[in-house]
Small-subunit ribosomal RNA from an uncultured rumen bacterium, 1496 nucleotides, folded computationally. Rfam family: Bacterial small subunit ribosomal RNA. Gene Ontology terms of the family: structural constituent of ribosome and ribosome. RNAcentral holds the sequence, with entries from ENA, Greengenes and SILVA. Model confidence (mean pLDDT): 83 of 100.
RNA sequence: AGAGUUUGAUCAUGGCUCAGGAUGAACGCUGGCGGCGUGCCUAACACAUGCAAGUCGAACGGAGAUUUAACGCUGACGAGACUUCGGUCAAAUCUUGUUAAAUCUUAGUGGCGGACGGGUGAGUAACGCGUGGGCAACCUGCCUCAUACUGGGGGAUAGCAGUUGGAAACGACUGAUAAUACCGCAUAAGCGCACAGAGUCGCAUGACUCAGUGUGAAAAACUCCGGUGGUAUGAGAUGGGCCCGCGUCAGAUUAGCUAGUUGGUAAGGUAACGGCUUACCAAGGCGACGAUCUGUAGCCGGACUGAGAGGUCGGACGGCCACAUUGGGACUGAGACACGGCCCAAACUCCUACGGGAGGCAGCAGUGGGGGAUAUUGCACAAUGGAGGAAACUCUGAUGCAGCGACGCCGCGUGAGUGAAGAAGUAUUUCGGUAUGUAAAGCUCUAUCAGCAGGGAAGAAAGACUCGUAAGAGAGAUGACGGUACCUGACUAAGAAGCCCCGGCUAACUACGUGCCAGCAGCCGCGGUAAUACGUAGGGGGCAAGCGUUAUCCGGAUUUACUGGGUGUAAAGGGAGCGCAGACGGUUAUGUAAGUCUGAAGUGAAACCCCACGGCUCAACCGUGGGCUUGCUUUGGAAACUAUAUAACUAGAGUACUGGAGAGGUAAGCGGAAUUCCUAGUGUAGCGGUGAAAUGCGUAGAUAUUAGGAGGAACAUCGGUGGCGAAGGCGGCUUACUGGACAGCAACUGACGUUGAGGCUCGAAGGGCGUGGGGAGCAAACAGGAUUAGAUACCCUGGUAGUCCACGCGGUAAACGAUGAAUACUAGGUGUUGGGGACCAUAGGUCUUCAGUGCCGUCGCUAACGCAAUAAGUAUUCCACCUGGGGAGUACGUUCGCAAGAAUGAAACUCAAAGGAAUUGACGGGGACCCGCACAAGCGGUGGAGCAUGUGGUUUAAUUCGAAGCAACGCGAAGAACCUUACCAGAUCUUGAGAUCCUACUGAAUACAGAGUAAUGCCUGUAGGCCUUCGGGACAGUAGAGACAGGUGGUGCAUGGUUGUCGUCAGCUCGUGUCGUGAGAUGUUGGGUUAAGUCCCGCAACGAGCGCAACCCUUGUCCAUAGUAGCCAGCAGUAAGAUGGGCACUCUAGAGGGACUGCCGGGGACAACUCGGAGGAAGGUGGGGAUGACGUCAAAUCAUCAUGCCCCUUAUGUUCUGGGCUACACACGUGCUACAAUGGCCGGUACAGAGAGAAGCAAGGCUGUGAAGCGGAGCAAAACUCUAAAACCGGUCCCAGUUCGGAUUGCAGGCUGCAACCCGCCUGCAUGAAGUCGGAGUUGCUAGUAAUCGCGGAUCAGAACGCCGCGGUGAAUGCGUUCCCGGGUCUUGUACACACCGCCCGUCACACCAUGGAAGUUGGGGGCGCCCGAAGUCGGCAGAGAUGUUGCCUAAGGCGAAACCAAUGACUGGGGUGAAGUCGUAACAAGGUAGCCGUA
Repeated sequence: AGAGUUUGAUCAUGGCUCAGGAUGAACGCUGGCGGCGUGCCUAACACAUGCAAGUCGAACGGAGAUUUAACGCUGACGAGACUUCGGUCAAAUCUUGUUAAAUCUUAGUGGCGGACGGGUGAGUAACGCGUGGGCAACCUGCCUCAUACUGGGGGAUAGCAGUUGGAAACGACUGAUAAUACCGCAUAAGCGCACAGAGUCGCAUGACUCAGUGUGAAAAACUCCGGUGGUAUGAGAUGGGCCCGCGUCAGAUUAGCUAGUUGGUAAGGUAACGGCUUACCAAGGCGACGAUCUGUAGCCGGACUGAGAGGUCGGACGGCCACAUUGGGACUGAGACACGGCCCAAACUCCUACGGGAGGCAGCAGUGGGGGAUAUUGCACAAUGGAGGAAACUCUGAUGCAGCGACGCCGCGUGAGUGAAGAAGUAUUUCGGUAUGUAAAGCUCUAUCAGCAGGGAAGAAAGACUCGUAAGAGAGAUGACGGUACCUGACUAAGAAGCCCCGGCUAACUACGUGCCAGCAGCCGCGGUAAUACGUAGGGGGCAAGCGUUAUCCGGAUUUACUGGGUGUAAAGGGAGCGCAGACGGUUAUGUAAGUCUGAAGUGAAACCCCACGGCUCAACCGUGGGCUUGCUUUGGAAACUAUAUAACUAGAGUACUGGAGAGGUAAGCGGAAUUCCUAGUGUAGCGGUGAAAUGCGUAGAUAUUAGGAGGAACAUCGGUGGCGAAGGCGGCUUACUGGACAGCAACUGACGUUGAGGCUCGAAGGGCGUGGGGAGCAAACAGGAUUAGAUACCCUGGUAGUCCACGCGGUAAACGAUGAAUACUAGGUGUUGGGGACCAUAGGUCUUCAGUGCCGUCGCUAACGCAAUAAGUAUUCCACCUGGGGAGUACGUUCGCAAGAAUGAAACUCAAAGGAAUUGACGGGGACCCGCACAAGCGGUGGAGCAUGUGGUUUAAUUCGAAGCAACGCGAAGAACCUUACCAGAUCUUGAGAUCCUACUGAAUACAGAGUAAUGCCUGUAGGCCUUCGGGACAGUAGAGACAGGUGGUGCAUGGUUGUCGUCAGCUCGUGUCGUGAGAUGUUGGGUUAAGUCCCGCAACGAGCGCAACCCUUGUCCAUAGUAGCCAGCAGUAAGAUGGGCACUCUAGAGGGACUGCCGGGGACAACUCGGAGGAAGGUGGGGAUGACGUCAAAUCAUCAUGCCCCUUAUGUUCUGGGCUACACACGUGCUACAAUGGCCGGUACAGAGAGAAGCAAGGCUGUGAAGCGGAGCAAAACUCUAAAACCGGUCCCAGUUCGGAUUGCAGGCUGCAACCCGCCUGCAUGAAGUCGGAGUUGCUAGUAAUCGCGGAUCAGAACGCCGCGGUGAAUGCGUUCCCGGGUCUUGUACACACCGCCCGUCACACCAUGGAAGUUGGGGGCGCCCGAAGUCGGCAGAGAUGUUGCCUAAGGCGAAACCAAUGACUGGGGUGAAGUCGUAACAAGGUAGCCGUA
């Protein structure tokens, strides 16, 4: 940084899509380790259980425990002493009790803290938040500092005891008691209040200081004696409260909102100001700079993205706010209207003895539920912080840690080196190989991580204690994490790689499978038998403990454009004007300083970001410092510009005066031509109308014509890209009234200007509506006639609204220059309209200047077309409008309208395009030019008949297959009885009929004969080899095994080759140059000319190639050469060029000449060329042939051949017999023969060319009526043979279904062949059909041609009316290019490019989707009115208090009317999308009636 996608291609417009980054993510596949972070986005849904706020005994009275001491007592035991030995005394110990002291614990009173910390984002569009200010309108516990005090009393109460209620929760009564609990009194440095005074200061209210008088209010003690507390006042710090400026989403299809509302006075209330509240007074306040209403939303620091400007987001961390089941309320307190406090109401849950009670995880864990989705009912107070305490310490789900999750970021690893036999395997293959691939194995190393073992932290130092007056010093203790981080050792490559992609975008390709199926797909699109796009495999690419997908945001997108877009034709200029607000605005001077510029100060929290340095081995992460924070505020300064104030100016604008031009407007009057009608005359059979007709009018007299009259509408010629008007628009003449523009002059005003959202006005018609007139012509609707498949149309005959007038409404047009208005500037040329000036001069001309209106054109602009002083150029100002196509200018809502309707104006859904300009083609029932047997002019056919042949169809066991408009159909097939043959029936074989290779055996192969069969196959017999080193070999047969053969099986849409066709038409291209942004153009177009892109001339072209022509063959003329099998002039000669001879001639063969517009004349441009002529055998490419450009038709052929792939393999192969390809109601093509006298028949008689010939052509001769047979000369051919007919001569027939015609059939024959039944050809005799010249239509031919006549050849045993050739006889016509067909060139239009056999529109039918209307129904949120009214504050209750009572307000609840939003609804409206449906053909070409806009 771009890319894909509209087209045949191009440029531009324009949308859609992709590549990047990000995430509190989720899902799929996979998963080694560690660090740091992070984790209910949904149901502010409901919650079991545990914990999350306590602490102080140094405030108090008690209670309990322990210890000690004393005393007394009860009991036990009992040292020791005494003893009468029964016992006595008795220390110590234990036990019980009292008192005292000490220590510890603590229910209660009391103090402090539960307003912090922690959670959540429901509400909130707000002074809520951010930022900057203000409080002279305020409060502040604990903390710090300062000053002054701490005196003296009193009465209660809990705990406790007793009695008692209740299931419980929880109480009730009586009695006693303490305090740092509570209440008076004293005192008052200072403080508050009231009064009046002085000084200083301030932005106003006012503030501060000082002095005076009156008045009011304090305290608590404990003690280890060190202190800790308490009270008052002041100050500080901290934390709050209130007010203000600015900023803070969307909708106008929400335009008006507001009654304590806005202000004032007074009072109340508050810490404090204030309608905060109440009474009274006034009627204000907010709003287009968006009020109100509706929807959505916590705000910010910041995060993501982006080059930036911006856009999106507000999870984690930090600040603020709000909330704590929902709603209301206050209490306490320094602080709350209070998450783990209270009262009430509601919903829900739980307990209950039914009377009544209890509860609130949006604290940490956890549960259910919801959801695509989000963790442990963990450890510890060791650290940091908090509460209480003097402290020890206690509490702390704050916090520190751990656990779970690849959720994110960062780091590490899964090994390194060597290793070619390029192993095996796999994939592929042209079978040779190639790839995987140094990859593996093997060898040599290393050990990060994980595992094992050993060691093992930092985080900890304060406080407390001891010493010290103090500063300070000292010793010792404390670790949840954790035996963790980290270090060391041993050990083994051992334990650790996946995911996505591979058609283009986008890095990366092959095979198989599938066969528009299955499937893929982000866009374009892929898949219908050779898929790099589906699935699998191999290989490759990318990233990597992750990889993809989905969702969302930014980017790319300059695709909302401030940076940074547009509006003639792509989407887009309002139909036009006037004009309020607004925006912008001429020249000079002076002031001010709002904007602007500059300096300074404050603030812009920290974190984040950037830079530097540092700490974890690095990084992520963290720390320190700096920067940044583009903003706001205050203040000093500057004064160019904008603004503002003042004073002036005249160039903008306007006024006055003079003048001419004009379909400018309104009203009234007048005029002639024409149409129609009426009356009368003349006049007679038609008129009218059309492509042609008919309806219609007319003998009751039309049309035509003459005269007179009536009435309405419109104004020919002049008339003109002429004039006027803002636009719409305005056209006979005259008059009246009236608007504007222009020119001249330079008197006046002195910026008065430009634009203009809303608003107001005007606003075409064969349009529409209302009322009233009018109505000649024209003419929706309607009627009739035509046309047509139909014709609700086009054409014709009629005809009503309407068109016209007056007064209203309506307000739209392709209302267009598809071009908003204004100002200034920027080469020219040439017309024209209206004025002015100068000069020459006089039908006038030249020059110049204003104002219009046209054309051409330079620069410039534009995608191009084009615009170009009348800009679409260069600039400025203002307004309007656009943002893909369709849905749709539709729906809903609103406004306007009598209505029709107009204005405003969406969404769902759907497509990947829609559209512009230009290019090349193709096409046109567009144009111009030209050519062709294309038409015309002619001649002959075909279409009718019979037959032949091919095809379709039908039939069949099979009727093998192919060819299908021209360009299939006497075509493949130059020849189906068997064969051919591919088809059918039946039968045979399975390495095969034939080919290559191997093994074994045999010796043949082959020929003849035989058996057998429907036939092949198969079997039997006889004859019958070569080389040799004697092993064998070659060759052949048999048998066997597999590799393989074979296929006229499929695909001509996988192919080669070959061919047809346009078309023997004159075209098709290239190089360089030039033009164009480009596709492309030029050349190749133009003027002539030609058969021709043939040639000439001109030309930004100059050249060249493939085609044309020529070169080739043949034919026509001549010359020379050569004469056999050809010829015969002269010589000889014959029946005969038979022979001698000859080669002159014909002829033959090869080689040459000849024709080139060369010559003359006319035309033409002095050209090319053309017309005529001469000469010549031939004259303008002499005739004919071969020769077929680039390409088109997926044209034909897989059945000529070759060939990829697929298919069959005891058969889709091979062989054989028989049948079929020859069928036959029918249809078509191509031919033959005819229908006759230009003829038939009979007789006579003449003249070719080109070919063929040995399994052949066959003469003469003989036989036969004949086909033919017998026999056979000659000939491998200029030698022999096949070998002419029409014509000509003579005769006959006499216009008939015939002496025409010959089909069909019968009989008898001939030939070929193994064989003529299906199924051949020929002959004779007999039979003697249709047919008397052929409808619509259609075809060939321009000269040796058509027509007509016969001959030959290929194929072939036989079998042509076909095909390919050959000669004989031998015409007619061509004015010409209007028309039909085909083609070429130029041009034009195009919505076509598969290219008119194109494209494409609408109804209807069917399916699906979203949506509007709809009798209604249901739900929701909010406001309004009324009723009732808990708790509670406040107020009242004739002294005070009260738990009493009452009032106001008020949550919840109830009732009511209306509006709004959403869902749903029988039925209904249109819309969209769908397979090859139905009907027509509206549009694109002049689209066959030019199209389109508005209207009915």